Description
A computed fold for a 472-nucleotide part of an RNA from an uncultured bacterium, annotated as small-subunit ribosomal RNA, 3' major domain.
Context: one part of a larger RNA
RNA sequence: UGACGGGGGCCCGCACAAGCGGUGGAGCAUGUGGUUUAAUUCGACGCAACGCGAAGAACCUUACCUGGGCUUGACAUGCACGAGAAACGCUGGGGAAACCUGGCGCCCUCUUCGGAGUUCGUGCACAGGUGCUGCAUGGCUGUCGUCAGCUCGUGUCGUGAGAUGUUGGGCUAAGUCCCGCAACGAGCGCAACCCUUGUCCUUAGUUACCAGCGGGUAAAGCCGGGAACCCUAGGGAGACUGCCGGUGCCAAACCGGAGGAAGGUGGGGACGACGUCAAGUCAUCAUGGUCCUUACGUCCAGGGCUACACACGUGCUACAAUGGGCGGGACAGCGGGUCGCGAGCCGGCAACGGCAAGCCAAUCCCUUAAAUCCGCCCUCAGUUCGGAUUGUCGUCUGCAGCUCGACGGCAUGAAGCUGGAAUCGCUAGUAAUCGUGGAUCAGCUACGCCACGGUGAAUACGUUCCCGGGCC
Numbered sequence: 001u002g003a004c005g006g007g008g009g010c011c012c013g014c015a016c017a018a019g020c021g022g023u024g025g026a027g028c029a030u031g032u033g034g035u036u037u038a039a040u041u042c043g044a045c046g047c048a049a050c051g052c053g054a055a056g057a058a059c060c061u062u063a064c065c066u067g068g069g070c071u072u073g074a075c076a077u078g079c080a081c082g083a084g085a086a087a088c089g090c091u092g093g094g095g096a097a098a099c100c101u102g103g104c105g106c107c108c109u110c111u112u113c114g115g116a117g118u119u120c121g122u123g124c125a126c127a128g129g130u131g132c133u134g135c136a137u138g139g140c141u142g143u144c145g146u147c148a149g150c151u152c153g154u155g156u157c158g159u160g161a162g163a164u165g166u167u168g169g170g171c172u173a174a175g176u177c178c179c180g181c182a183a184c185g186a187g188c189g190c191a192a193c194c195c196u197u198g199u200c201c202u203u204a205g206u207u208a209c210c211a212g213c214g215g216g217u218a219a220a221g222c223c224g225g226g227a228a229c230c231c232u233a234g235g236g237a238g239a240c241u242g243c244c245g246g247u248g249c250c251a252a253a254c255c256g257g258a259g260g261a262a263g264g265u266g267g268g269g270a271c272g273a274c275g276u277c278a279a280g281u282c283a284u285c286a287u288g289g290u291c292c293u294u295a296c297g298u299c300c301a302g303g304g305c306u307a308c309a310c311a312c313g314u315g316c317u318a319c320a321a322u323g324g325g326c327g328g329g330a331c332a333g334c335g336g337g338u339c340g341c342g343a344g345c346c347g348g349c350a351a352c353g354g355c356a357a358g359c360c361a362a363u364c365c366c367u368u369a370a371a372u373c374c375g376c377c378c379u380c381a382g383u384u385c386g387g388a389u390u391g392u393c394g395u396c397u398g399c400a401g402c403u404c405g406a407c408g409g410c411a412u413g414a415a416g417c418u419g420g421a422a423u424c425g426c427u428a429g430u431a432a433u434c435g436u437g438g439a440u441c442a443g444c445u446a447c448g449c450c451a452c453g454g455u456g457a458a459u460a461c462g463u464u465c466c467c468g469g470g471c472c
């Protein structure tokens, strides 16, 4: 000077409390440990590993295992020698393929005739390695933490390490601002500038509108037309404690009020200081060192990553009547689409299939949103709850669904009657609940992830206590 204390003071945070819903019990999904295995590739391990790298493991991916092949190599550059094309097309044998080994067709270009270009073969340099070391590294990332801190120049003080400034009195979300002060200034952070959302104006109308007129239909912005509204996307306005009152030190600021679509940071996002954890990553990539070189490289087939006595994490579906089933009716937003989205009609109980309009899309399609509302049935039961499991028949993608896909029909109907100790999330359009879209992607083990809208709460006395943090 720090760090630490079951030392003190002050102050924050869904930290506790108050409240709502969960997890821990069940079934299933998924990740992990363990075990097993020829292999079950590798990494990640308190918070900050465990629906994580995986935004797509049947082959491929794939790094693992078994077996079969290749050796200048699947890929790059250069040199020497040799060859003429190499490719491509047709075709034979062995084989699981890779690969090995043949036949036929075709049979290089330029040239100063030295050669050059190109391909193959042989040889040499070299390639190659998801082999090791994240404790040799770059880059990127997590975390404390969106916490309010971390420093510097000059001056001053101290023998010095260092202090001061940055402490103090107030105030703030904030080292935010005010006042004071041997300090005076400054930088990185805070805030603002950026994006989005909420109000209005304006510009512009192949989206929206009978708003006003006309036409037209069974109906429909369907047509003429219009630019008012909605909307779209460019510009602008608007919020600044600006105004009023009170408190305060004539300060900063706080409390209340007016006006306003909106207040006191309006809501959300992007944005992460000096540093900490030898944190994570040599398997994104890059890279030092080291190791392999007919193999630790590379190609192929099959298998494995999907195993299963167990244990844990994260989720989904439930245990029902605020519910389940059937019929009818209503209302979104974000997105995506030509190797695509596919209306409509027909076939099928259905998954789906056949024909096929339109759309490179504010134009057509995905696209009927669901919860909700109305009517009827069920009447507390392991049930008309719940859907696991299994049987069987099918559909689709794909070269191929045995290991190991999804979906549909019929049948089967398991556990489960609210979950011990313990433990998690959330303060408002939030929690809870309901559906929708997208990336990856042939298909999909998505109940995951990312986004979108619909319905829409309860509670916060307070800071003693638990956890984390800031200042003295």
Stems, first nucleotide, its partner, number of pairs: 008472006015463002019426005026317008034308002042053002064303007073126001077125008088105007108117003128292002131290003137286002139281003142277001144275001149188006155164003168179003194269004199237007213224003240263001243257005319419001323378006335366003340359002344355004385416001390411007432455007
The prediction has a mean pLDDT of 86. RNAcentral holds the full RNA, with entries from ENA and SILVA.